A computed fold for a 362-nucleotide RNA from uncultured Rhizomicrobium sp., annotated as Bacterial RNase P class A. Taxonomically the source falls in Rhizomicrobium (Bacteria, Pseudomonadota, Alphaproteobacteria, Micropepsales). Its mean pLDDT, the model's own confidence on a scale to 100, is 76. Its Rfam family is "Bacterial RNase P class A". The family's RNA type in Rfam is ribozyme.

[in-house]
């Protein structure tokens, strides 16, 4: 100049104030004193999981969704770490939806002669063979060809020598590519040997195969305790028809219906639990390149519920900014943010500071 990894993110006191527990007083409402009381992201809800109810005989397929190089790691993950392989940097490093294109189907704009069944526009050649001509040499036909030029993201191997009439893997060497053997390697994959003249263009972030995961909803899961009014059911005691109400009116017929008191269940209000000892923190040790695992010590670390977790002050620590006799003075003024069942993770916001290892140039 610059890579990557980690931290911290305002301290201290004094005064006033909420919220959880504990203890003391108190019939109780409270009170007093002790003790804890936001994060690195508590956010977005992208992901994986505990947990809790549904649903379900098992298990496999099939359909839908997801994931995708190898191998660890883990409770899991689409996370992480070590490693391949492809790109970029001079370097430290950074990035990458990175299985299959000989299972199929389909796409390949525009330009272009030709975009797959590859192709001949410009272009190169006239050696064979046929004609003009005595013959040569030209000229013309029948032909040969992909070298060079032009389209394009993307033109069927590159350069190079021979070769040929011009070419042309048509030969031959290098590089490339293929399949086969070999060596390393737990594996992706690397290196390497003869072989092939080359054959098989790209796109699966279009459908599709291939392998592996995947039941569905969530703390407003879900449990419990339980008014007041209504109704509901069981038992007693009145009442038991001449009565009401419905059967379209009338009659018959049929159905159904009070009132009181005990008791029982089930639902709202409403209150409790679920609620934090946990894949837990921190410090050390052992393995492991790490991600991680184990083992010992020590700790207890927020629980609200319309929802506490703030304020003023005063001093320091940064910052800015203004004046400075350059010693300091005044003035503004602390980043994103903020739990609501918890835990890994990604991912996004985030003044400022502070540390370690490393490259590159002087």
């Nucleotide at each position: 100049a610059g890579a990557c990894g980690g931290c911290c993110g305002g301290g201290u006191g004094a005064c006033c104030g909420c919220g959880g527990c504990c203890u003391u007083c108190g019939c109780a409402a409270g009170a007093a004193g002790g003790u804890c009381g936001a994060g690195g992201a508590a956010a977005g809800u992208c992901c994986g999981g505990g947990c809790u109810c549904c649903a379900c005989g098992g298990a496999a397929a099939g359909a839908c969704g997801g994931u995708g190089c190898c191998g660890g790691u883990u409770a899991a993950c689409g996370g992480c770490c070590g490693g391949c392989g492809g790109g970029g940097g001079c370097g430290a490093c950074c990035c990458c939806a990175g299985g299959g294109a000989u299972a199929g189907c389909g796409c390949c704009a525009c330009a272009g002669a030709a975009a797959u069944g590859a192709c001949a526009c410009c272009g190169c050649c006239u050696a064979c063979c046929g004609g003009c001509c005595u013959a040569a040499a030209g000229c013309c036909g029948c032909g040969g060809c992909a070298a060079g030029g032009u389209u394009g993201a993307a033109a069927u191997g590159g350069u190079g020598c021979g070769g040929u009439a011009a070419g042309a893997g048509c030969g031959c060497a290098c590089c490339g590519c293929g399949g086969u053997c070999c060596u390393g390697g737990c594996a992706a994959c690397a290196g390497g040997a003869a072989c092939g003249g080359c054959a098989c263009g790209g796109c699966a972030a279009g459908c599709c195969c291939c392998a592996c995961c995947g039941g569905g909803a969530g703390c407003a899961a879900g449990a419990c305790c339980a008014a007041a009014u209504a109704g509901g059911g069981a038992c007693g005691g009145c009442a038991c028809g001449u009565g009401a109400u419905g059967u379209u009116u009338u009659c018959c017929g049929c159905a159904u219906c009070g009132c009181c008191g005990u008791c029982c269940g089930g639902g709202u209000c409403g209150g409790u639990c679920g609620c934090g000892u946990g894949a837990g923190g921190u410090g050390u040790g052992u393995g492991g390149c790490g991600a991680c695992a184990c083992g010992c010590a020590u700790c207890c670390c927020a629980g609200a519920g319309g929802a506490a977790u703030g304020g003023u002050c005063a001093u320091c620590c940064a910052g800015u900014c203004a004046c400075u006799u350059c010693g300091g003075u005044g003035a503004c003024g602390g980043a994103c943010a903020g739990a609501a069942c918890c835990c890994g993770g990604c991912u996004u916001a985030c003044a400022g500071g502070c540390c370690g290892u490393c490259u590159g140039a002087u």